[in-house]
């Protein structure tokens, strides 16, 4: 100067707050109809690598399930292993990039079909021929050359991208025409579990790109999600029962007539039919609200063993937030690191500031993406 | 806490993966004595960084930021 991999994420006291647990405590005393809650005193625990994004995979729970391991639809995509499992991890392989260490790669198929490729260009895939080339034929001309036909794709032009490429032979000019080399398809040997690698014959080139276009093989996935769900359960409304007790407004000769409002039967309108209040009392469902889920787990840390390794086996040994508008903070003091200033030839000393990204919310394995500044190590 | 959508000039809104297009605003200029109305013509943009692909607003991937939903009667 670079590359990789790992750690770490202020420390120590004092003062005081928040939260959970445990004792004292089967007490008291408040709140509450209950169910629960709250109050004191001691002692203990009390954020992260990402607790974050919610991108993947599980666990849990609820619902769903003949056919159904299907179809659709989503996803994953070299190969082999690890793993609950995964699109994550490890070892290869191909391919790129860098002198190197050592990084990148959605990395199956484009000869199953479909579908696009703008603009420019003769032509964008059943090929084609604009400038051009030709010591082939015709014809014009004195010639130079110029037309017609054939014939060709080598050079020139346009594209992002022209139907292998370079080179030597050939040719009238030209062409895999023919030959080597590479490419690119294929067939056998060899190596490897594979993916692939090497070698070797053979084809004379057919097979242009895109599947982060449809699509086709292979191969995975029922759906919701802790506001899941499960108990305990007010008032208040509203459903159903049983039992009383009453019937909107006017008019009335008390017989009843008129005028209404809602709601069902029916999606509009008409016409018809029905019901409607009020008080005890009992029943179920369920809201608020409480408690469970809710912290022993693919758990963490040595130690050994087996493996190149991810990882896996044994043994020991810890027990380490559990909240619910949501706790884990604040003040000083000292040290640590960092950053300015000033003073010194340096060591260093003075004085200031000041301490990254962010906070659990069921759990857990990854991905990602954010991060001041310190320490390690490998290695070019 | 969990699910679910969205981003295009200043604002509303269009766009097969092939030149970002139209309305209002806004500026200039013409009409008009002024002003409006009309008309001419400018100005202004794909949320942000990567990747695919000759070519990205579009198609993948992360990141912003906005927005909408959530128990039970009525």
């Nucleotide at each position: 100067a670079g590359u990789c991999g790992g750690c770490u994420g202020g420390a120590u006291g004092a003062c005081u707050g928040c939260u959970c647990c445990c004792g004292c405590u089967a007490g008291g005393c408040c709140c509450g109809a209950a169910a629960g809650g709250g109050u004191g005193c001691g002692g203990g625990g009390g954020a992260g690598g990402a607790a974050a994004g919610u991108c993947c995979g599980g666990g849990c729970u609820c619902c769903a399930c003949g056919g159904a391991a299907a179809a659709a639809c989503g996803g994953u995509g070299c190969c082999g292993g690890g793993u609950a499992a995964c699109a994550c991890c490890c070892g290869g392989c191909g391919g790129g990039g860098g002198c190197a260490a050592c990084c990148c790669c959605a990395g199956g198929g484009a000869a199953a079909g479909u579908g696009c490729c703008a603009c420019a260009g003769a032509a964008a895939u059943u090929a084609a021929a604009c400038c051009g080339c030709u010591c082939g034929c015709g014809g014009a001309a004195u010639u130079a050359u110029c037309c017609g036909c054939a014939g060709c794709a080598a050079g020139g032009g346009u594209g992002a991208a022209a139907c292998g490429g370079u080179g030597c032979g050939g040719u009238a000019a030209g062409a895999g025409c023919g030959c080597a080399c590479c490419g690119c398809g294929u067939g056998g040997c060899c190596g490897g579990c594979a993916a692939c690698g090497g070698u070797u014959g053979c084809g004379g080139c057919a097979c242009g790109g895109c599947a982060a276009a449809c699509c086709c093989c292979a191969c995975c996935g029922g759906g919701a999600g802790c506001a899941a769900g499960a108990c305990c359960g007010a008032a208040u409304a509203g459903g159903g029962g049983u039992g009383g007790u009453a019937c909107g407004g006017g008019c009335u000769u008390c017989g009843g007539c008129c005028c209404a409002g809602g709601g069902c039967c029916u999606u509009u309108u008409c016409c018809g039919g029905c019901c409607c209040a009020c008080c005890a009392c009992c029943c179920g469902g369920g809201u608020a609200g409480g408690u469970c889920g809710c912290g022993c787990g693919a758990a963490g840390c040595c130690u050994u063993c087996g493996g190149c390794a991810a990882c896996g086996g044994a043994g020991g040994u810890u027990c380490c937030a559990g909240a619910u508008g949501a706790a884990u903070g604040g003040u000083c003091a000292u040290c640590c690191a960092c950053g300015g200033c000033g003073g010194g030839a340096g060591a260093c000393c003075g004085c200031c500031g000041g301490g990254a990204c962010a906070g659990a919310a069921c759990c857990c394995g990854g991905c990602u993406u954010a991060c001041a500044g310190g320490c390690c190590g490998a290695c070019u | 806490u969990g699910g679910g959508g969205g981003a295009u000039c200043g604002u509303c809104u269009a766009a097969c993966g092939g030149u970002a297009g139209g309305a209002c605003a806004g500026c200039g200029a013409a009409c008009u004595c002024u002003g409006a109305c009309u008309c001419c013509g400018c100005c202004a943009g794909u949320c942000u960084a990567g990747g695919u692909u000759c070519a990205a607003a579009u198609c993948c991937u992360a990141g912003u930021c906005c927005c909408c939903c959530a128990g039970c009667c009525a």

Model confidence (mean pLDDT): 75 of 100. Predicted 3D model of RNase P RNA and transfer RNA as a complex of 454 nucleotides. Rfam match: Bacterial RNase P class A. Rfam classes the family as a ribozyme.